[in-house]
Parts: sequence; C1' cells; structure tokens
RNA sequence: GCACCCUUAGCUCAGUGGCAGAGCGUCCCGUUCACAUCGGGAAGGCCGUAGGUCCGAUCCCUACAGGGUGCA
Repeated sequence: GCACCCUUAGCUCAGUGGCAGAGCGUCCCGUUCACAUCGGGAAGGCCGUAGGUCCGAUCCCUACAGGGUGCA
C1' cells in the first nucleotide's frame, strides 16, 4: 500500500428497517445468627464519528476514526 472482518450497558456478546436485549458484574429487598447460594427488583446505551437513502436507520449506502486478519 491492497483486500476482508469487527466497533451495541462496566465486561462478554445477541439483535439486522418499526419504542434496544441477555449472561456476568454493580446496587436494593427477601431468605440466613452471619456469609455464600437461591428468589424478586432497580440503575446503567444520543448502537464509534459525520453525511446520505427511507414515512421511519443499531440495521442499507458513503467517507472518516480505532482494532484485528491475510497478501505485498
């Protein structure tokens, strides 16, 4: 330099046009003499950035940024 892939909650990842989810973690309540386990609940996201398409974009298109793999 070229090609391809990834970027969503603190972490690991789903979701692929119609109000954003799970597991773990954090906090609260119950249970216990207490801790753990278990049960219930809560907080936490302008979906990497900026444009475009569309009635509507996390999702489709373009550019850029960061990361990864391969080739040179």
This is a predicted structure of a 72-nucleotide RNA (transfer RNA) from a bacterium. It matches the Rfam family "tRNA". The coordinates come from a structure-prediction model, not an experiment, and the mean pLDDT is 83. The sequence was found in a public genome assembly.